[in-house]
Bacterial large signal recognition particle RNA from an Actinomycetota bacterium, 266 nucleotides, folded computationally. Lineage of the source: Bacteria > Bacillati > Actinomycetota. Rfam family: Bacterial large signal recognition particle RNA. It is annotated as a non-coding RNA gene.
């Protein structure tokens, strides 16, 4: 060096969890790596390797070290957002609301603008007068079996007679009283009045009259500024999702260097 058999080994790995600790079943990553049993109230083991049974490769593309690279785990700080409880405060933001300032759309105004001055009304008293309502007066009706009137038929009683006397019913008044009540008088009352009138009256508003002459007013924006706010946001505590950035940690797949045998034959 070649051929044949054969042995170490090899037929995946690696993260989190989980465990006293380690390997595996579930999970995820790598990317294609034999088969059958066995496993989360788990199975196996006790230092490196799932445990049992069988089956292929086998000394190098495949095994084994070392190094880069570096999918993807997992940790730590910081940040950024979002959510969830919890507590706090109107000093910020957002919100109402007033003032002030600069700006402004439009409108008012030399048929007179803010303004100032006069009187009146608006506002209070008190009177009237009118309304409405309540008494009660007036007026009308009713309205007495006998104990109200007046006139009393009959009949009664006195009286010789002439005449007299009470007096039921009737009729005709009337008293409490009851009812009505449009005017009318009186009295009280008032959630009454484009009514009169007298006095008050700080201001503001509303017409009006004098004066003076050129501005007034203002949706809605900006600034600032008091005050108010159901605590909605900020704010403080604690959870959580998620993105990013530092640091570290483990580490697939893949690249490069090295290294690894045994017999026989030729």
């Nucleotide at each position: 060096c070649c051929g044949u058999g054969c042995u170490a080994g090899g037929c995946g790995g690696g993260g989190a969890g989980g465990u006293a600790g380690c390997g595996g079943u579930g999970c995820c990553c790598u990317g294609c790596a034999c088969c059958c049993g066995c496993a989360a109230u788990c199975c196996g083991c006790u230092c490196u390797a799932g445990c049992g049974g069988g089956g292929c490769c086998g000394a190098a593309u495949c095994c084994c070290c070392g190094u880069c690279c570096g999918a993807g785990g997992g940790g730590u700080u910081g940040g950024g957002c979002c959510u969830c409880g919890g507590g706090g405060c109107c000093a910020g933001u957002a919100c109402g609301c007033c003032a002030g300032u600069c700006g402004a759309a439009g409108g008012c105004g030399u048929c007179g603008a803010u303004g100032g001055c006069c009187a009146g009304g608006u506002c209070c008293c008190g009177c009237g007068c009118g309304g409405u309502g309540a008494g009660c007066g007036c007026u009308c009706g009713c309205g007495a079996a006998c104990c109200a009137g007046g006139u009393c038929a009959g009949a009664u009683c006195c009286g010789g007679g002439a005449g007299g006397a009470a007096g039921c019913a009737g009729c005709c008044u009337u008293a409490a009283g009851c009812g009505a009540u449009a005017c009318c008088g009186c009295u009280c009352a008032c959630g009454c009045g484009c009514c009169g009138u007298g006095g008050g009256g700080a201001a503001g508003c509303c017409g009006g009259g004098c004066c003076g002459g050129a501005g007034c007013c203002a949706a809605c924006g900006g600034c600032c500024g008091a005050c108010g706010c159901g605590a909605a946001c900020g704010c403080c505590c604690g959870g959580g999702a998620c993105c990013c950035a530092u640091c570290u940690u483990c580490g697939a797949c893949g690249g490069c260097g090295g290294g690894u045998g045994c017999a026989c034959g030729g």